[in-house]
Context: one part of a larger RNA
Molecule: small-subunit ribosomal RNA, 3' major domain
Organism: metagenome
RNA sequence: UGACGGGUUCCCGCACAAGCAGCGGAGCGUGUGGUUUAAUUCGAUACUACGUGAAGAACCUUACCUGGGCUUGACAUAUAGGUGGUAGGGAUCCGAAAGGUGACCGACCCUUCGGGGAGCCUAUACAGGUGCUGCAUGGCUGUCGUCAGCUCGUGUCGUGAGAUGUUGGGUUAAGUCCCGCAACGAGCGCAACCCUUGUCCUUAGUUGCCAGCACGUAAUGGUGGGAACUCUAAGGAGACUGCCGGUGACAAACCGGAGGAAGGUGGGGACGACGUCAAGUCAUCAUGGCCCUUAUGGGCUGGGCUACACACGUGCUACAAUGGGCUGUACAGAGGGUCGCGAACCCGCGAGGGGGAGCCAAUCCCACAAAGCAGCUCUUAGUCCGGAUUGCAGUCUGCAACUCGACUGCAUGAAGUUGGAAUCGCUAGUAAUCGUAGAUCAGAACUGCUACGGUGAAUACGUUCCCGGGCCUUGUACA
Numbered sequence: 001u002g003a004c005g006g007g008u009u010c011c012c013g014c015a016c017a018a019g020c021a022g023c024g025g026a027g028c029g030u031g032u033g034g035u036u037u038a039a040u041u042c043g044a045u046a047c048u049a050c051g052u053g054a055a056g057a058a059c060c061u062u063a064c065c066u067g068g069g070c071u072u073g074a075c076a077u078a079u080a081g082g083u084g085g086u087a088g089g090g091a092u093c094c095g096a097a098a099g100g101u102g103a104c105c106g107a108c109c110c111u112u113c114g115g116g117g118a119g120c121c122u123a124u125a126c127a128g129g130u131g132c133u134g135c136a137u138g139g140c141u142g143u144c145g146u147c148a149g150c151u152c153g154u155g156u157c158g159u160g161a162g163a164u165g166u167u168g169g170g171u172u173a174a175g176u177c178c179c180g181c182a183a184c185g186a187g188c189g190c191a192a193c194c195c196u197u198g199u200c201c202u203u204a205g206u207u208g209c210c211a212g213c214a215c216g217u218a219a220u221g222g223u224g225g226g227a228a229c230u231c232u233a234a235g236g237a238g239a240c241u242g243c244c245g246g247u248g249a250c251a252a253a254c255c256g257g258a259g260g261a262a263g264g265u266g267g268g269g270a271c272g273a274c275g276u277c278a279a280g281u282c283a284u285c286a287u288g289g290c291c292c293u294u295a296u297g298g299g300c301u302g303g304g305c306u307a308c309a310c311a312c313g314u315g316c317u318a319c320a321a322u323g324g325g326c327u328g329u330a331c332a333g334a335g336g337g338u339c340g341c342g343a344a345c346c347c348g349c350g351a352g353g354g355g356g357a358g359c360c361a362a363u364c365c366c367a368c369a370a371a372g373c374a375g376c377u378c379u380u381a382g383u384c385c386g387g388a389u390u391g392c393a394g395u396c397u398g399c400a401a402c403u404c405g406a407c408u409g410c411a412u413g414a415a416g417u418u419g420g421a422a423u424c425g426c427u428a429g430u431a432a433u434c435g436u437a438g439a440u441c442a443g444a445a446c447u448g449c450u451a452c453g454g455u456g457a458a459u460a461c462g463u464u465c466c467c468g469g470g471c472c473u474u475g476u477a478c479a
Stems, first nucleotide, its partner, number of pairs: 001479002003476003007473001010470004015463002019426002022423001026317008034308002042053002064303002067300001070297001073126001077125007088105002093100002108117003128292002131290003137286002139281003142277001144275001149188006155164003168179003194269004199237007209226002213224003240263001243257005319419001323378007335366003340359002345354003385416001390411007432455007
């Protein structure tokens, strides 16, 4: 000087407390461990692994296993030699396919007409490796932590390591600002600049809008028209403790108020200092070294990654009446669409099929939002709760749904009556709850993820305690 302390002082954070809803019990989904297996490919492992890489394993993917096959190779560059019935295509036959066989067909570019090039074959250099090392690395990432810290120049002090500045008094979300001070300044962080949302103005007016004026309809911006409103999307305005009062050291600032759509960082996002964990990744990619080279490379078939006495994480659905069922009825936002979205209409109980209008989309489609509201029913029961499991019959995608897809109909109708110890999230348009869309994608997710809106709470006395963190100070046999 740091680190640490079941030392001290001060302070902060859904850290506790106050609340709400959960997890832990059940069934199922998913991931992991373990076990099993020919293989169950590999990585990730306290917080910071475990719906993680994987925004989607039937084949492919695929890296694993089995079997049958290839060896200049599926791919690149170079050299040498060869090559028009050559490159390329390919009926037939063998085969699970890869591959082999090969009737038959049969070329291209430039040209000075000599040839050259491309392609193919052979040979050689080499290719290739999801093989090892993340403790050789780059890049990227997690974490402490959006915590308020981390440093430097000059000066000064100290023999020196170092100190000072950065400590102190206030204040702040903040090393934020003020005051003081052997310090004076500066840098990386904080904040601001960026995006979005909340109010208004201007401009613009189609595919969006419809107040006023006409026309028309069973009805609808449907039509003429309009440019007000909504909206769209470009530019501006607006918030700065600016104003007033109080407190304060006359400061910084804090408390209250006015005006205002918004008030003290308005809400949300992006943004992550010096560094820590030899943290993670050689399987995104790149890369040093090592290793394999008729195999640790490359192609194929089938299987596996989907196994199942069990254990854990994370979710979904429930255990019901604030509910289940039936009927009627209302209101979003944000997305996606040409190898696509696919309307009306018809068929089917339904998944779906037929059909093909319109749409490269503010125009058309996906697309009925659901909870809600109104009425009826059920009356506390393992039930008209709950839906697992299983049987049969089907639909769709796709060469192909046996291993191993999703969905539909009928039947079946398990556990479960609110969950021990323990434990997680959340402070407002939040939690809770309700649906909607997208990426990936042939199909497979409304139980993952990302986004979108609808309805919409309770509580916070406070900082004694638990956890994490920051400043000062103190002890130390630690570095």